[in-house]
RNA sequence: GCCUCUGUAGCAUAGUAGCUAAUGCGUCAGCCUUGUAAGCUGAAGAUCGCGAGUGCAAGUCUCGCCAGAGGCU
Numbered sequence: 001g002c003c004u005c006u007g008u009a010g011c012a013u014a015g016u017a018g019c020u021a022a023u024g025c026g027u028c029a030g031c032c033u034u035g036u037a038a039g040c041u042g043a044a045g046a047u048c049g050c051g052a053g054u055g056c057a058a059g060u061c062u063c064g065c066c067a068g069a070g071g072c073u
Base pairs, nucleotide, nucleotide: 001072002071003070004069005068006067007066010025011024012023013022027043028042029041030040031039049065050064051063052062053061
């Protein structure tokens, strides 16, 4: 320098033939308990790495940049 892949709530992931984001752990509150843990119920929390484009509509397509991983020379 070139090629490929990845980048989604605090953490780990799903959602990738486009139509407004899910699960587990964690956090908070309540119930339960003599109390804690466990268990049960509920709630908050990401507009999807950054910017632009296409389009009625983009996490999902296109382009550039950034970061990480792997490969080639």

RNAcentral holds the sequence, with entries from ENA. Predicted 3D model of a 73-nucleotide RNA (transfer RNA) from a Nanobdellota archaeon. The coordinates come from a structure-prediction model, not an experiment, and the mean pLDDT is 81. Rfam family: tRNA. Gene Ontology term of the family: triplet codon-amino acid adaptor activity. It is annotated as a transfer RNA.